[in-house]
Molecule: SAM riboswitch aptamer (S box leader)
Organism: Planomicrobium sp. CPCC 101079
RNA sequence: UUCUUAUCAAGAGAGACGGAGGGAUUUGGCCCGGUGAAGUCUCAGCAACCAGCCUGAAUAGGCCACGGUGCUAAUUCCAAUAGGCGUAUGCCUAGAAGAUGAGAA
Numbered sequence: 001u002u003c004u005u006a007u008c009a010a011g012a013g014a015g016a017c018g019g020a021g022g023g024a025u026u027u028g029g030c031c032c033g034g035u036g037a038a039g040u041c042u043c044a045g046c047a048a049c050c051a052g053c054c055u056g057a058a059u060a061g062g063c064c065a066c067g068g069u070g071c072u073a074a075u076u077c078c079a080a081u082a083g084g085c086g087u088a089u090g091c092c093u094a095g096a097a098g099a100u101g102a103g104a105a
Stems, first nucleotide, its partner, number of pairs: 001105008013043005021032003026080004044072003049068002052063004076097001081094005
């Protein structure tokens, strides 16, 4: 990098360095940002995918948080494609794309 698969409405921030952008990409919107963005580091926290332990024939259920990841503004910030509902602002379902874990090539 590609493929398969599960999840994505909940949860959880301080400090130091840094110095203008950021919210994946494109378009549109809406936000965050010198009362300090991105990024890096330290500490703290959240969660429970893997690991570990227990139960079970098994799909699975429970416990744990020492280990491997992940995450800590806004639903994955919202929309884009298809379908449905509604007089309408709009709402719902599915998909696409993306993110993360696990497995494989």